This is a predicted structure of an 86-nucleotide RNA (c-di-GMP-I riboswitch aptamer) from Paenibacillus alkalitolerans. Its Rfam family is "c-di-GMP-I riboswitch aptamer". Gene Ontology term of the family: cyclic-di-GMP binding.
[in-house]
RNA sequence: UCUCGAUAACGGCAAAACUGAUGAAAAUCAGCGACGCAAAGCUACAGGGACUAAAGUGCCAUUCACUAUGUCAGCCAGCUGCCGAA
Numbered sequence: 001u002c003u004c005g006a007u008a009a010c011g012g013c014a015a016a017a018c019u020g021a022u023g024a025a026a027a028u029c030a031g032c033g034a035c036g037c038a039a040a041g042c043u044a045c046a047g048g049g050a051c052u053a054a055a056g057u058g059c060c061a062u063u064c065a066c067u068a069u070g071u072c073a074g075c076c077a078g079c080u081g082c083c084g085a086a
Base pairs, nucleotide, nucleotide: 004084005083012037013036018031019030020029021028022027035074041079042078043077047076048075049072050071051070056066057065058064
């Protein structure tokens, strides 16, 4: 240095539920709370994938179908990074 990851150290993050706010929704933010996490740090047109469907399009019509310009990094991936037992 690479791989790897302890019942190690210093610390960190915070699922669901609930409360409030925003939003058409997905979801996000704040509080509370810990299911978990060695990248649960960053990156969402310019890798794959997932969710939603306001507006739009289709339809005689719809509560139906299609569609991202919306969202997810705690799905994979990419980039960066703390510690050091075996």